[in-house]
RNA sequence: AGGCCGGGUGACCGCGGACCGCUCCUCUGACUAGUCGAGGAGCGGCUCGAGGAAAGUCCGGACACCGCAGGGCAGGACGCUGGGAAGCUCCGAGGGCGACUUCGUGGCCAACCCAGGCGGCGAAAGCCGACGGAAAGUGGAACAGAAAGGAGACCGCCGGCCGAGGGAAACCGACGCCGGUAAGGGUGAAACGGUGGGGUAAGAGCCCACCAGCGGUCGUGGCGACACGGCCGGCUAGCCAAACCCCGUCCGGUGCAAGGCGAAGCAGGUUCCGUUGACGCGGCCCGCCGAGGAACCGGGUACGCCGCAUAGAGAGAUGGCCACCCAAGACAGAAUCCGGCUUACAGGCCUGCU
Numbered sequence: 001a002g003g004c005c006g007g008g009u010g011a012c013c014g015c016g017g018a019c020c021g022c023u024c025c026u027c028u029g030a031c032u033a034g035u036c037g038a039g040g041a042g043c044g045g046c047u048c049g050a051g052g053a054a055a056g057u058c059c060g061g062a063c064a065c066c067g068c069a070g071g072g073c074a075g076g077a078c079g080c081u082g083g084g085a086a087g088c089u090c091c092g093a094g095g096g097c098g099a100c101u102u103c104g105u106g107g108c109c110a111a112c113c114c115a116g117g118c119g120g121c122g123a124a125a126g127c128c129g130a131c132g133g134a135a136a137g138u139g140g141a142a143c144a145g146a147a148a149g150g151a152g153a154c155c156g157c158c159g160g161c162c163g164a165g166g167g168a169a170a171c172c173g174a175c176g177c178c179g180g181u182a183a184g185g186g187u188g189a190a191a192c193g194g195u196g197g198g199g200u201a202a203g204a205g206c207c208c209a210c211c212a213g214c215g216g217u218c219g220u221g222g223c224g225a226c227a228c229g230g231c232c233g234g235c236u237a238g239c240c241a242a243a244c245c246c247c248g249u250c251c252g253g254u255g256c257a258a259g260g261c262g263a264a265g266c267a268g269g270u271u272c273c274g275u276u277g278a279c280g281c282g283g284c285c286c287g288c289c290g291a292g293g294a295a296c297c298g299g300g301u302a303c304g305c306c307g308c309a310u311a312g313a314g315a316g317a318u319g320g321c322c323a324c325c326c327a328a329g330a331c332a333g334a335a336u337c338c339g340g341c342u343u344a345c346a347g348g349c350c351u352g353c354u
Stems, first nucleotide, its partner, number of pairs: 001351005007325004012320002015049003019045009029036003051331001055342002058340005063255004067288002070286004075251005080116005087108003091104005117131001118129004132246002137244002139240002154185002156181006165172002193211006212236001214233008259306004268297006280289001
């Protein structure tokens, strides 16, 4: 670094589900009238009954509904390269009366997987990276510091003026004022290429050599990201986009209390909106559709089935105890389903590498 396990066996006592048998009850079920059917309860038998994360709900999808799932704005997510899943989809071909379905080329598709590139860290194995754009624009940078971006003079260095003062004189020259200077010091996460030489009053890419880096262009290698090299250029272009923003790609919303079916029961009233189009799409606008809608008061019901699964109902079940295994444990428990990620985790096993 990768992978796996995450107590086992046996006995006893419990809990939930399915099935089978017996007994009992109900039927406002059927008919041949004591049988069948449906439902329920009890007892017995048999069988099944949490996880690697069932968790977070962070992604993708199935499924379901929201009148058409239409157009646009706003908004959101993502962002190196090459491949890859379920699923969706354009086109073409075939099958089917049809709903639909099969095949093929292509496109889309996760904060996922594999391989690679680049950058950072490490002695190495290896680890980490929301990794388009800062040479479009706007904006930001705490504290410290004079100054935080075509900036900046605090100390220092240099020149000029003045001339306290010193000196026999030549001359030196404090304090002050004006200017030059980004070499040196100091502050900082960061101060506008580095080293050397020339140059200068002192300095400075001001000039030069080499080096680093940048832009353009050409060549070679690679599917590509990119790498390496040649030539030219100007001497340098800083950081932040997980700030606004720009570019590109994608995106309708709500989640099984979705939603569908059945049974039972009830009583309406007031106000408002609406065929000049209400409600119906959710932040807004538009198009189509078209007749009901909203609030309050009052009345009724609070049941069953499906969705729903080789655990699965009701939110509730899936456990306890004993013995042995030297010792028995960690994190934690399904609620529509599937896939991915992340997080938590005692202990143990295997493989490879430094």
Molecule: Bacterial RNase P class A
Organism: soil metagenome